[in-house]
RNA sequence: GCAACUCAUCCAGAGUGGCGUGAGGGGACUGGCCCUGUGACCGCCCGGCAACCUGGCUCGCCGCCAAGGUGCCAAAGCCAGCCCGGAAAUCGGGGACGAUGCGGCUCCCAAGUGAGCAAGCAAACGGCAUGAG
Numbered sequence: 001g002c003a004a005c006u007c008a009u010c011c012a013g014a015g016u017g018g019c020g021u022g023a024g025g026g027g028a029c030u031g032g033c034c035c036u037g038u039g040a041c042c043g044c045c046c047g048g049c050a051a052c053c054u055g056g057c058u059c060g061c062c063g064c065c066a067a068g069g070u071g072c073c074a075a076a077g078c079c080a081g082c083c084c085g086g087a088a089a090u091c092g093g094g095g096a097c098g099a100u101g102c103g104g105c106u107c108c109c110a111a112g113u114g115a116g117c118a119a120g121c122a123a124a125c126g127g128c129a130u131g132a133g
Base pairs, nucleotide, nucleotide: 007101008100009099010098015046017045018044019043020042024035025034026033029081030080031079032078047073048072049071052069053068054067055065056064057063060128061127062126077097082094083093084092085091104117105116106115107114108112
């Protein structure tokens, strides 16, 4: 650098907002269960959560901030399915499947280890390690 096989996370948090549309929708599939004309889902705007990436504090790690890029804002990866444990359960664990992430944008003799652009007049506590004097 590429890619998403791996890897990380999936217990928390955040909208009774506005406008539009109008019948389905609930992160694969099947079954159940649930939401929805008191307007769901979806789209746009506004607001917010979170902290994976970029950026900043700050410098190696943790941590902090939350501008840029994602993601998310009914209940929740809703329950079950396959395996293990268990006498059994509406029990426990794992798997499978799935979701999210691995900064963004523009340009070019289309190709690179290329060139360029934006990322706050905000915020940013502290700990550890290492080195030098």
Model confidence (mean pLDDT): 75 of 100. The RNA shown here (SAM-I/IV (S-adenosyl methionine) riboswitch aptamer) has 133 nucleotides and comes from an Acidobacteriota bacterium. Taxonomically the source falls in Acidobacteriota (Bacteria, Pseudomonadati).